Predicted 3D model of a 349-nucleotide RNA (Bacterial RNase P class A) from a Candidatus Aerophobota bacterium. It matches the Rfam family "Bacterial RNase P class A". It is annotated as a ribozyme. The prediction has a mean pLDDT of 76. The RNAcentral record of the sequence draws on ENA. NCBI's taxonomy places the organism under Bacteria, Bacteria candidate phyla, Candidatus Aerophobota. Of the family's consensus pairs, 96% are formed in the model.
RNA sequence: AUGAGAGAAUGGGUGGCCGCGGGGAGCGGCAGGCUCCCUGAGGAAAGUCCGGGCACCCGGUAGUGACACUGGGUAACGCCCAGAGGGGGUGACCCCUGGAGAGUGCCACAGAAACCAUACCACCCGGCAGCAGAAACUGCCGGGAAAGGGUGAAAUGGUGGGGUAAGAGCCCACCAGCAGGGAAGUGAUUCCCUGGCUGGGUAAACCCUGUCGGGUGCAAGGCCAAGUAGGAGGCUUAGACCUCGGGUGGGCCGCUUGAGGUCCAGGGUAACCUGGAUCCCAGAUAAAUGGCCACCGCCAGGAGAAACUCUCCUGGUAACAGAACCCGGCUUACACUUCUCUCAUCCUC
Numbered sequence: 001a002u003g004a005g006a007g008a009a010u011g012g013g014u015g016g017c018c019g020c021g022g023g024g025a026g027c028g029g030c031a032g033g034c035u036c037c038c039u040g041a042g043g044a045a046a047g048u049c050c051g052g053g054c055a056c057c058c059g060g061u062a063g064u065g066a067c068a069c070u071g072g073g074u075a076a077c078g079c080c081c082a083g084a085g086g087g088g089g090u091g092a093c094c095c096c097u098g099g100a101g102a103g104u105g106c107c108a109c110a111g112a113a114a115c116c117a118u119a120c121c122a123c124c125c126g127g128c129a130g131c132a133g134a135a136a137c138u139g140c141c142g143g144g145a146a147a148g149g150g151u152g153a154a155a156u157g158g159u160g161g162g163g164u165a166a167g168a169g170c171c172c173a174c175c176a177g178c179a180g181g182g183a184a185g186u187g188a189u190u191c192c193c194u195g196g197c198u199g200g201g202u203a204a205a206c207c208c209u210g211u212c213g214g215g216u217g218c219a220a221g222g223c224c225a226a227g228u229a230g231g232a233g234g235c236u237u238a239g240a241c242c243u244c245g246g247g248u249g250g251g252c253c254g255c256u257u258g259a260g261g262u263c264c265a266g267g268g269u270a271a272c273c274u275g276g277a278u279c280c281c282a283g284a285u286a287a288a289u290g291g292c293c294a295c296c297g298c299c300a301g302g303a304g305a306a307a308c309u310c311u312c313c314u315g316g317u318a319a320c321a322g323a324a325c326c327c328g329g330c331u332u333a334c335a336c337u338u339c340u341c342u343c344a345u346c347c348u349c
Base pairs, nucleotide, nucleotide: 001345002344003343004342005341006340007339008338009337012296013295014294015293016292017291018290020040021039022038023037024036025035026034027033042320046331047330049329050328051327052326053325054217055216056215057214065212066211067210068209069083070082071081072080073079084097085096086095087094088093098208099207103206104205105202106201107200120149121148123144124143125142126141127140128139129138130137157175158174159173160172161171162170176198178195179194180193181192182191183190184189221253222252223251224250231244232243233242234241260279261278262277263276264275265274266273267272297317298316299315300314301313302312303311304310
């Protein structure tokens, strides 16, 4: 320098003017009128895919669904952290995860044969026949074997040696796998020893084992309705009281203080936990959160001084997207955005 891998951050700031949602205070001619102040989207508010809180409904069981290595975290999770095994990559790093020795089923096409039995070609032995004939060769029959070829996604452990008529775990060495024993570890698992040599795949087929799960979602649900909220006056036992008044897109509650944010200290490899201090941070309902200007910052281009940072000019300030009951996650989107660490290759000193 180029190409990669992992992680993190930012998503402009201040002021003025105009406008809008919510709250508060004051004035007031009482019209809910005027003035002022405070506050007002996101890292994903998104997709609505998981897990909860909350609300209402629901007789029980069964069915059924989701998840699945181990340990930890958490309110919980299908999430997160740490590890184990397997796989991919030159590497940084990334991806996957119960059981096929309980049983049942399935394995297209091809192939002899796909799981219970077997042999298409080729191999070996014996017999018979052919050629006049021994051998050789060819054909047929019987037997052996499953090592070679062929089929297939997959063919009954792999490689090498011995052995044999040819062969075969038939025997041996190493490797893989299985069983038993021992050691380390909380555990997944790893290492060592011994043994007999050892028959596929599929569980996103049924199934088995373990854990969790009743259903529906704030359009849940509740209150009032010739009166809702706010307002004024009064009473009194200060309240869930009375009266006046208040409207038409009916109103109000639920509704935003919460597994909450920030900082510090301690514990833990980490996720996270504990303690202390401090802060209050949208609540709309056809739905506000916007527009313009100035300065600063940032980015890009150009010019100058000058010597690596300044000055000036011009342009831009863009992306994805927008709360709607609330949290914890995951996933997806995002600008010629920024930063840190790491890897590979090449070049220079």